[in-house]
RNA sequence: GGGCGAUUAGCUCAGUUGGUAGAGCACAGUGUUCACAUCGCUGGGGUCACUGGUUCAAGUCCAGUAUCGCCCA
Numbered sequence: 001g002g003g004c005g006a007u008u009a010g011c012u013c014a015g016u017u018g019g020u021a022g023a024g025c026a027c028a029g030u031g032u033u034c035a036c037a038u039c040g041c042u043g044g045g046g047u048c049a050c051u052g053g054u055u056c057a058a059g060u061c062c063a064g065u066a067u068c069g070c071c072c073a
Base pairs, nucleotide, nucleotide: 001072002071003070004069005068006067007066010025011024012023013022019056027043028042029041030040031039049065050064051063052062053061
């Protein structure tokens, strides 16, 4: 220098054909217990890496940028 992939909650990751962003763990509250743990229920937490474009509508499509990983030279 070239190619490919990844970037979504604190962490690990889903997200179908473009149509109101989710799960598990973690955290807070609560029930159960003499108490703790386990388990059940409820809740908080998001600039979907960034910029722009397409569209009535973008996490999703397109272009560029950034970071990380792999391969080639």